A computed fold for a 185-nucleotide RNA from a Chloroflexota bacterium, annotated as Lysine riboswitch aptamer. Model confidence (mean pLDDT): 80 of 100. Rfam family: Lysine riboswitch aptamer. Gene Ontology term of the family: lysine biosynthetic process. The source organism's lineage runs through Bacteria, Bacillati and Chloroflexota.
């Protein structure tokens, strides 16, 4: 000096990831509620059964009128935590939706999948929708490896290093940097 292994540290990918708050559009001529009119016996709680509640003091439904949202998702701004950031399908456990079954919502958990992001398609899953997931197919991009190639390192050849370009491929348990330890040359 180079290389391999281990440890801990600092970083990079960019329309990068996640969270919180504020405002805006929209959701929405909506839901709900009040009043009037019609009808006349059922109606509600995710589905079925049970149970409970409401209903002839007229429920439900329809029409008119007045009032009039929430949540999710979207945009903008600010702040915070970060680079397996984070996101997933399935399984298990717990809580909840009146009880049981089915179905669903929320929280937690180890192995497993995804480098990041955008777009398209879908007869699949959740959802009222928005959208999310899943699957398939593309684009862009970062990183490392292999191959080819251009330039620079005084000149020629080989090799090497650095900066690019193209092609193929891998995965974040990755990549880059320097530090410590240990081993080899």
């Nucleotide at each position: 000096g180079a290389u391999a292994c281990g440890g801990a540290c600092a970083g990079a990918g960019g329309u990068g990831c996640g969270a919180u708050c504020a405002c805006c559009a929209g959701c929405a001529a909506u839901a709900g509620c009040g009043c009037c009119g019609u009808c006349g016996a059922g109606g509600a709680a995710c589905g079925a059964g049970c149970u409970u509640c409401c209903g002839c003091c007229g429920a439900c439904a329809c029409g008119g009128u007045g009032u009039g949202a929430c949540a999710g998702g979207g945009g903008u701004g600010a702040u915070c935590g970060c680079c397996g950031a984070a996101g997933g399908g399935a399984a298990c456990g717990g809580u909840c939706c009146g009880c049981u079954c089915g179905g669903g919502a929320c929280c937690g958990u180890g192995a497993c999948c995804u480098g990041g992001u955008c777009c398209g398609c879908g007869a699949c899953c959740c959802g009222g929708a928005a959208g999310g997931g899943c699957g398939c197919g593309g684009g862009c991009u970062g990183u490392c490896g292999c191959g080819a190639u251009g330039g620079a390192c005084a000149g020629g050849g080989c090799a090497g290093u650095c900066c690019g370009u193209c092609g193929c491929g891998g995965a974040g348990c990755g990549c880059u940097g320097a530090c410590c330890g240990c081993a080899u040359c």